The part of an RNA shown here (large-subunit ribosomal RNA, half A) has 1673 nucleotides and comes from Microgenomates group bacterium GW2011_GWF1_44_10. Rfam family: Bacterial large subunit ribosomal RNA. The coordinates come from a structure-prediction model, not an experiment, and the mean pLDDT is 82. The full RNA is in RNAcentral, with records from SILVA.
Context: one part of a larger RNA
RNA sequence: GCAAAUAGUGGAUGCCUUGGCAAUAUGUGCCGAAGAAGGACGCACAAGACCGCGAAAGUCGUCGGGAAGCUGUCACGAAGCAAUGAUCCGGCGGUGUCCGAAUGGGGCAACCUUUUCUGGGUUAUUCCAGAAAAUUUUUCUUUAUUGAAAAAGGGGCACGCACCAAACUGAAAUAUCUAAGUAGGUGCAGGAAAAGAAACCGUAUGGGAUUCCCUUAGUAAGCGACGAGCGAACAGGGAAUAGUCUAAACCAGCAUUAGCUGGGGUUGUAGGAGCCAAAUGUUCGAUGUGAAUUUGUAGCAGAACGCCAUGGAAUUGGCGACCAAAGAGCAUGAUAGUUGCGUAUGUUAAACGAAUUCACACGAUAUGGAUUUCCUAAGUACUUUCGGAGACGGCAAACUCCGGGAGGAAUCUGGGGCGACCACGCUCCAAGACUAAAUACGCAUAUUGACCGAUAGUGAACGAGUACCGUGAGGGAAAGGUGAAAAGAAGGGUGGAACACCCAGUGAAAUAGCAACUGAAACUAUUUGCUCACAAACAGACAGAGUCGGGUUAAACCGAUGAUGUCGUGCCUAUUGAAGAAUGAACCGGCGAGUUAUGGUGUACUCCGAGUGUAAGCUGUUGUCACAGCGGACGCGUAGUGAAAGCGAGCCUGAAUAGGGCGCUUAGGAGUUCACUAUAGACCCGAAACCAGGUGAGCUAACCAUGACCAGGUUGAAGGUAGGGUAAAACCUAUUGGAGGACCGAACCGUUCAGCGUUGCAAGGCUGUCGGAUGAGUUGUGGUUAGAGGUUAUAUGCCAAUCGAACCUGGAGAUAGCUGGUUCUCCCCGAAAUAUAUUUAGGUAUAGGCUCGUAUGAACCCUUCUGGGGGUAGAGCACUGGAUGGGUGUCCUCGGCGCAAGCCGAAGCAUCUAACCAAACUCCGAAUACCAGAAGGCGCUGUACGGGACUCAGAACGGCGGAGCUAAUUUCGCCGCUCAAAAGGGAAACAACCCAGACCAUCGUCUAAGGUCUCUAAACACAUCUCAGUGGUAAAGGUAGUCACAAUCCUCAGACACCUAGGAGGUCGGCUCAGAAGCAGCCAUCCUUGAAAGAAAGCGUAACAGCUCACUAGCCGAGGUUUAUGGCGCCGAAAACGUAUCGAGGCUCAAGUUGUGUACCGAAGACGUGGAUUUUAUUUCGAAAGAUGUAAAGUGGUAGGGGAGCGUUCUCCGUGCUGUGAAGGCGGCGGGUAACCGAUCUGCUGGAGCGAGGAGAAGUGCGAAUGCCGGUAUGAGUAGCGAUAAUGAAGUGAGAAUCUUCAUCUCCGAAUGUCCAAGGUUUCCGCACCCACGUUCGUCGUGUGCGGGUUAGGCGACCCUUAGGCGAGGCCGUUUGGCGUAGCUGAUGGAUUACCGGUUAAUAUUCCGGUCCUUGGUAUGUUUCGUUACGACUUGGGGAGGGACGGAAUCGGAUAGCGCAAACGCUCCGAUGAACGAGUCGUUGAACCGUCGAGACAGUUCCCGCAGGCAAAUCCACGGGGGCGUUUAUUCGAGACGGGACCACGAGCGCGAGGCGAAAGCCGAGCGCAAGUUGCGUGAUUUCAGUUUCCAAGAAAAGCUUCGCAAGCAGAAACAUGCCAAAUCGUACUGAUAACCGACACAGGUGGACUAGUCGAGUAGACUAAGGAGAGC
Repeated sequence: GCAAAUAGUGGAUGCCUUGGCAAUAUGUGCCGAAGAAGGACGCACAAGACCGCGAAAGUCGUCGGGAAGCUGUCACGAAGCAAUGAUCCGGCGGUGUCCGAAUGGGGCAACCUUUUCUGGGUUAUUCCAGAAAAUUUUUCUUUAUUGAAAAAGGGGCACGCACCAAACUGAAAUAUCUAAGUAGGUGCAGGAAAAGAAACCGUAUGGGAUUCCCUUAGUAAGCGACGAGCGAACAGGGAAUAGUCUAAACCAGCAUUAGCUGGGGUUGUAGGAGCCAAAUGUUCGAUGUGAAUUUGUAGCAGAACGCCAUGGAAUUGGCGACCAAAGAGCAUGAUAGUUGCGUAUGUUAAACGAAUUCACACGAUAUGGAUUUCCUAAGUACUUUCGGAGACGGCAAACUCCGGGAGGAAUCUGGGGCGACCACGCUCCAAGACUAAAUACGCAUAUUGACCGAUAGUGAACGAGUACCGUGAGGGAAAGGUGAAAAGAAGGGUGGAACACCCAGUGAAAUAGCAACUGAAACUAUUUGCUCACAAACAGACAGAGUCGGGUUAAACCGAUGAUGUCGUGCCUAUUGAAGAAUGAACCGGCGAGUUAUGGUGUACUCCGAGUGUAAGCUGUUGUCACAGCGGACGCGUAGUGAAAGCGAGCCUGAAUAGGGCGCUUAGGAGUUCACUAUAGACCCGAAACCAGGUGAGCUAACCAUGACCAGGUUGAAGGUAGGGUAAAACCUAUUGGAGGACCGAACCGUUCAGCGUUGCAAGGCUGUCGGAUGAGUUGUGGUUAGAGGUUAUAUGCCAAUCGAACCUGGAGAUAGCUGGUUCUCCCCGAAAUAUAUUUAGGUAUAGGCUCGUAUGAACCCUUCUGGGGGUAGAGCACUGGAUGGGUGUCCUCGGCGCAAGCCGAAGCAUCUAACCAAACUCCGAAUACCAGAAGGCGCUGUACGGGACUCAGAACGGCGGAGCUAAUUUCGCCGCUCAAAAGGGAAACAACCCAGACCAUCGUCUAAGGUCUCUAAACACAUCUCAGUGGUAAAGGUAGUCACAAUCCUCAGACACCUAGGAGGUCGGCUCAGAAGCAGCCAUCCUUGAAAGAAAGCGUAACAGCUCACUAGCCGAGGUUUAUGGCGCCGAAAACGUAUCGAGGCUCAAGUUGUGUACCGAAGACGUGGAUUUUAUUUCGAAAGAUGUAAAGUGGUAGGGGAGCGUUCUCCGUGCUGUGAAGGCGGCGGGUAACCGAUCUGCUGGAGCGAGGAGAAGUGCGAAUGCCGGUAUGAGUAGCGAUAAUGAAGUGAGAAUCUUCAUCUCCGAAUGUCCAAGGUUUCCGCACCCACGUUCGUCGUGUGCGGGUUAGGCGACCCUUAGGCGAGGCCGUUUGGCGUAGCUGAUGGAUUACCGGUUAAUAUUCCGGUCCUUGGUAUGUUUCGUUACGACUUGGGGAGGGACGGAAUCGGAUAGCGCAAACGCUCCGAUGAACGAGUCGUUGAACCGUCGAGACAGUUCCCGCAGGCAAAUCCACGGGGGCGUUUAUUCGAGACGGGACCACGAGCGCGAGGCGAAAGCCGAGCGCAAGUUGCGUGAUUUCAGUUUCCAAGAAAAGCUUCGCAAGCAGAAACAUGCCAAAUCGUACUGAUAACCGACACAGGUGGACUAGUCGAGUAGACUAAGGAGAGC
């Protein structure tokens, strides 16, 4: 690793249902100032939750029912109640805290608080109880917002009416249009609302209020960028039916400019009044009372079964009975007519309702005639203009209706309407009002479901709108099951204890044990068998040894494993093309996507048929699902044609009888199924956006109000003073002075650079460095500005971790020509990637190509033959052009030469000749292709019509062409082929190349391409070439490699090559030169000898010399030299992991190469054998459907078309299975072509339901959607454990690095100390505990459980006002609403009476002790004033003063604090004592009262006047005069001293109850003793004052003082003393490197006060004190 077994984890599946969903029937439908809806807080024997209730609180009274138990549920227990009738059910009443419209006032809802009256009570004005006190409107009333009465206010799911009113979207863009008068907002109403009794509809033989349904009708109506779309009415059929009342004329009464009340009267064939006549009855009602009946809100009666068997249990099975107006349903230990509750049926109400009927009351209602005097709804009708609505978009548009503006009638001899308008005709009577039912929706009760069954059904089966998230609006889960019955495991053991485990016990079962029915998979383990350490790879398929197990007498056989061999690159999607290194998926389980409605077209089937079908509705039956009947309104069809009038088997066109067009020679209608389509979200998921209404300024931006903060050091502006200087100035010097968006630098604010951090300490931090730091500074608290917006020293910055337009909810399932996904099987056929058009190019439409059906029936295709036209390939140069060589001619031209004639040359033109070029040249001209015909052949080919599509990205290769570089896996066109959509064989491997088209099986045969040495199936023979491993990469170029072939020449008269010899003489040729002698150079290059020998082809010398060569002879003895072509080779030839350019080994008379020949191998091809299936034809059977046999031809397949089936859930029919064990789960065995199946099977688990057959209905099939939910892996025992220091001992304990104590060590110390505010909300303290929480541990904790804890006249709130908010009246505005006066509210400010010490486990300015203070009341005493006009006093409302104010700088006083020294107390050391010495520590006290008090302020007092202070004033202000006066008076004032204090505290010492310990000794409540002085220095940012200076010129109100006014009253005020009162709320703890904001016990953020020593300028920095801490591995 594979397999098996057994477990765990997990919670699928099955079964179940308490809960939902949808409907039907009946009934019912508003609540509220008599305090609602909704809440807060309470109420029990009771701690919590739900429900119920309200201080009369788990209930009270009464009237009924009912009959034995009860005190609601979780949920036991305790204690009680009940035949004197409880609990319980129903009717009517009672009580009903506080908030809430909330209503006496206020307010941060559930709290605070005022006034008056009454009652109680009190010493008291404090306290208790009750009642009243809001605003608005109306009416009456009052001098009066005076009083009285009535009403309103707010809430409500859906339904209704009215007002305001979007956008996405659709139109493939977009603006009219659409969406849509929808969503949403607002106002108002009811059980329904609205509408409603014709100034109507219309042209019929007219109808006769409104509402709702069907139909007309998606209309031959109409509207409409006549686009998208929008879309009636009349008439008809039904449901339900119901009609009435005023105004006016006239009369009467009252009133007297208008009128009110009563009578009268209410309409269109006009009516009424008035006039005349007649009548006293009829009918109706929607009003009230009473009665009766029916019925509702509780109830009551209600038939009929036993035995046996199995079982834990009987409802099962067997046997035998019974009831039925009851066999609906549920429960009961499995499935019950006869067990229980019920059911059919019958019956019942003191009380309160409902409906109907009757009676009475009340109300309403009626005739005829004549006449034409009066009346019959006025800013109305109507006209015009501008809008809106109506299907009707301004249109030819009717006023049909409504509204704004401007005009503006008539009066029955009148007026309105009839879709422009006119006439005729018809019809109705406006300008006043009411009106049930049929209709819509909610709730209750009853019932039902081919609805769901815990990922479903409501979001919610369960204490769910809960937990949780968010500032807020708002968002919003998960979570069911023991058993028949808790019989819920007594007792024992292990263990610190608990879980747990083991015994025991219960139970049918405990693998049903509270994590519990069943208990799948992923995943995690254990045991057993086989296998694996020289072997690479989609992990399998086929073959297969060994081992093990089963089986057998032994075999066979079966199972597990799998050495080894061959072949073999997952799935999906998207693509020309994927193993792809392109997409998607960690794995498993569950959920998860073409549906429904209504139209349309077609298919199949059914019914009827010139007809066919009903709709709404009604009736009947019934278990109101439904079925049957009625209903023909209406639809389609039966006749067409035309623009229409119209005509009509014809019509139209037309002059036409012609011609032509469309028709006629019958077939439809309805229903069901399926397919497609339209409208709807329309297969599912997915935007960014748009709009509406709300929520946010607790972050941040700006502003308003009120407060706070900024160590220390430096510089030295203006101005002043002095001196100089000047006519005076200016100016200069010194000094003083202390300015500054001044300088340095902490706190504070910020963030320049670097590093770290980057799953962080931190969703922006840390370390170092850096900028500002008296200013345009920073900051707290309270407030204002809101998204079409705000704010902005503008960065598009910020507006709650969100900003080129916040967030939340809704329109909404917006839209998405785009991406992804789209779930079972088999059979038949089978594409396209092209054309045209396109705001079109990745979309779509039509055509083309596919499929199915019908019709036709070879019309198709191939081969051959015949007949055609053509202008391509080729070829050619005759045309058109291009173009080379030569010749000739010509001449105007040019150049040169020549005296000239002229000659030469060049170019042009013409012509001849030779050789040429062309897609847009052709004197010519094929092959193919195409058209037609004929013959033959094969195949369901072709064509038309109808239903359904898909396709519009194509790719390589071969051929012909274009572009490009005759480049490209480039791109375009045409033809072909393959892939796409095609497997198999070959090419090593390799979509597109070669061969060949897979129905299945086959250990048969033959072949194709390609092969035959081994890997690897199959080979030999005869010849050639190659030596390069060429074969088994490559060019120009090179090559005396080799083979073949051809040609010229030499050659026995001796070639070619080697060897031997010669290679000479004139001459050192001449010239030149220093020299030049064959060989520097120039010129010439002869002659001789000879077999041959250059006036020399090289080497060489200074020049010679010398050596070779050419040439010759000899030797040798047969071929040789040269050139050209072809075959195979060689060189040219350098890269990166490793040979690596034959697949490998390896191959050389090949296993290379060329040629020939004969065999063989080789595929899913062909053939053979067997089988399946499709189509066609046919046979037999059969009524048909179909079945059977035979034959032929088929059966690769993507998009796609067609056909046939499997399975799942539910329903019906009828039949079965099941406790002797259903479904589900885990396996085995078997069947079928597959989905699948086993009612011909089987083992274990499970413990109650399930299924075959025939039909029907669908939430009907999953592997993928970065799918959703849950579970579980991997990574991984990995990263990490969040600033820095611990060590030892003892104790406790089951257990100690972590808890406690002690000792040592270390850290902070302008904080890591102490105290407040905000916020938190019990975290505080004690005891107990340690499952979770604490990043480890834990005996510990800010954790868990149970208890306890917050004490106030003096502290804060409470009083006052700021910004702001609300806002009586008021103003403005479509609605909601906006603003705002008085006023109220509102601290961050003003005002304001207590200090010290002690005490608790936990509180203290709160308790206690001591010492004080304020206000009010009361009593007494003293003094003063008053009782009368003024006046005291009280209350109310006013006036005035005061309260009352900036920054900076500077100076003085004082104090806190600190330091030094001494003294005193104390301790220690020197053995002890004393002295002395040394050393640490200590030497302290408040408010308040009294007395002083540095000083500071220039006024103060009297008299007179008085136009101001909204009235008054004796007050203030102002004017005048007099007195006193600069520290005297008054006022303010830090502080000092004394008292407070005979007290408290107090370093230290002593005694010591008691506790611990074996002891030594240690701890120790409590008690007692105890110094408590002086000097010097320093010295504040604290405090009291003063001064200077600057410009930006620096709150309000109350308390307080004082003065009038008004009212009241006879007592009042001050002081002293005694007594009383001072309510209510807050008070614990924390306040931060763990209690706040940051998801955390988070290195971040967060306002104020105090803050010691040494060094130091310093609150810097370093080290320390007090105090705190050692950072939870």